[in-house]
Molecule: transfer RNA
Organism: bacterium
RNA sequence: GGGCGUGUAGCUCAGUUGGUUAGAGCGCACGGUUCACAUCCGUGAGGUCUGUGGUUCAAAUCCGCACACGCCCA
Numbered sequence: 001g002g003g004c005g006u007g008u009a010g011c012u013c014a015g016u017u018g019g020u021u022a023g024a025g026c027g028c029a030c031g032g033u034u035c036a037c038a039u040c041c042g043u044g045a046g047g048u049c050u051g052u053g054g055u056u057c058a059a060a061u062c063c064g065c066a067c068a069c070g071c072c073c074a
Stems, first nucleotide, its partner, number of pairs: 001073007010026004019057001028044005050066005
C1' cells in the first nucleotide's frame, strides 16, 4: 500500500430480510432472606448503537467517507 471482518450498557454479546418500548448474562445500587457473610429472590440505575454525511415517511440495521481494533496479501 491492497483486500476482508468487527465497532450496541462498566465487561461479554443478541438484535435474521429497515417499522411500533434498544435487550440478555455478568457486574453495580437498594430491598427481602440470614446472628452475619455467601447463595437465592425482588426492584432499580446505566446506552440518542464509534464519528460524520447521504438514501427513506422511518436507519443500530442500507450506502459513502473517516477513526479504532483484528485477520490475510504484498